[in-house]
RNA sequence: AGCGCCGGGUGGCCGCUCUGAUGCGCUUUUGCGUAUUGGAGAGGAAAGUCCGGACUCCAUCGGGCAGGGUGCUGGGUAACUCCCAGGCGUCGUGAGGCGACGGAAAGUGCAACAGAGAGUAGACCGCCGAUGGCUCCUCGAUUUAUUGGGGAGUACAGGCAAGGGUGAAAGGGUGCGGUAAGAGCGCACCAGGCCCCGUGGCAACGCGGGGUGCUUGCAAACCCCACCUGGAGCAAGGCCAAAUAGGGGAACAGUCUCGACUUGUCGAGACAACGGCGCCCACCGUGUUUCCGGGUUGGCCGCAUGAUCCCGAUAGCAAUAGAGGGACAAGAUGGAUGGUCACCGCUCCGGUGUUUCAUCGGAGAACAGAAUCCGGCUUACAGACGCUCUUG
RNA sequence: GCGAGAUAGCUCAGGCGGUCAGAGCGUCGGAUUCAUAACCCGGAGGUCGAGAGUUCGAGUCUCUCUCUCGC
Numbered sequence: 001a002g003c004g005c006c007g008g009g010u011g012g013c014c015g016c017u018c019u020g021a022u023g024c025g026c027u028u029u030u031g032c033g034u035a036u037u038g039g040a041g042a043g044g045a046a047a048g049u050c051c052g053g054a055c056u057c058c059a060u061c062g063g064g065c066a067g068g069g070u071g072c073u074g075g076g077u078a079a080c081u082c083c084c085a086g087g088c089g090u091c092g093u094g095a096g097g098c099g100a101c102g103g104a105a106a107g108u109g110c111a112a113c114a115g116a117g118a119g120u121a122g123a124c125c126g127c128c129g130a131u132g133g134c135u136c137c138u139c140g141a142u143u144u145a146u147u148g149g150g151g152a153g154u155a156c157a158g159g160c161a162a163g164g165g166u167g168a169a170a171g172g173g174u175g176c177g178g179u180a181a182g183a184g185c186g187c188a189c190c191a192g193g194c195c196c197c198g199u200g201g202c203a204a205c206g207c208g209g210g211g212u213g214c215u216u217g218c219a220a221a222c223c224c225c226a227c228c229u230g231g232a233g234c235a236a237g238g239c240c241a242a243a244u245a246g247g248g249g250a251a252c253a254g255u256c257u258c259g260a261c262u263u264g265u266c267g268a269g270a271c272a273a274c275g276g277c278g279c280c281c282a283c284c285g286u287g288u289u290u291c292c293g294g295g296u297u298g299g300c301c302g303c304a305u306g307a308u309c310c311c312g313a314u315a316g317c318a319a320u321a322g323a324g325g326g327a328c329a330a331g332a333u334g335g336a337u338g339g340u341c342a343c344c345g346c347u348c349c350g351g352u353g354u355u356u357c358a359u360c361g362g363a364g365a366a367c368a369g370a371a372u373c374c375g376g377c378u379u380a381c382a383g384a385c386g387c388u389c390u391u392g
Numbered sequence: 393g394c395g396a397g398a399u400a401g402c403u404c405a406g407g408c409g410g411u412c413a414g415a416g417c418g419u420c421g422g423a424u425u426c427a428u429a430a431c432c433c434g435g436a437g438g439u440c441g442a443g444a445g446u447u448c449g450a451g452u453c454u455c456u457c458u459c460u461c462g463c
Stems, first nucleotide, its partner, number of pairs: 001388004006383001008344007016041011043367001047378002050376005055233004060282001062281004067229005072086005087101001088099004102224002107222002109218003124164002126160003131157002133154010172190006191215002193212008237301004247292006254271008273286004308327004314321002346364008393463006401417004410448001419435004441457005
């Protein structure tokens, strides 16, 4: 550093929950109550509820959009944001650890302050004087105040991205060429990217060669790409019993057609409207909304035989799968699984025996507790043990 | 079994990453007044619940814990 395993034991007494048997009481039976006796009774995290499933219901589980999630590759699994192996990156002397690890060359956006300039960049200091101005000198031409050539100066227009400075970041780095000065502007080498070829690998990717001057960061910003995704949750849901018998007030209830008769109501149909998923389509329903009042808050099932647990031939690097054999192991519903005593084991302190060790006395022992079940992750945890490897 | 939140002593903004940490009440000092209150002027007070991560940069985005509230 990594992996695994345990997390006190035995017995007595008094209690609690469930359950088998027997007796008694009640009950038409099922069953209920009670007594005796036998059996069983928390965890590695039962926790957080962060993921994934099983199971159950919902016609708003149909189509589309939107939304949400995941994100190297291969494998495992019922499934996963989990696990294993590998690749790449990064940290460590090392064993090893960690990684939300697709795309920035599809597009959009952001980069505060400082700074001249923050993303087809920029001129503050600085560098330059090629080009156009301006000034001067000089040589020529002639319409004697214009024009042409050459040179010098100036820094007005301008060029530059080398150097300084600012910043988290200044548009790859070093050198040579080149130039007025410079610059991937050109070339060589180096770092990275993209494309092509060869080669190893299932793949991610590695290695080798060639081409291309392509070169800021952010997607835990929008987004793009690929894959996944209906919602609610055991207070799901089912059965029995009990209760209610559809009470009262207010607001809004459209248009057309047909029929009936109490001639202004009722019934039917169509459209509209309203309601039912975030939106649309489709579909379904039809009085709707709101206030007051009344009733029930019991029992059983779901619920313990299951992706179950233990051993494990065999396959696999491993996760994992698994022939075969064995086991049945909490089920509460104001919520049981506790208290106490004795002995033993562990750790610490002190005394005695000269030390290993023995013995006596005292103290300590964590985190925490099922609630439909299961697989993970994360977090908490006194202490004890085993194996492998690394460094000194 | 679900959902929401935590920012100054108290009640709350800020949620779109940046020199943006702010308002009211309270508190402290001054001024006013004979004195006090009110009014007026000025100031202090915050590790944005805790710890990690992404980023140049986190109150803000992501993850893990803690606490509180609601159904």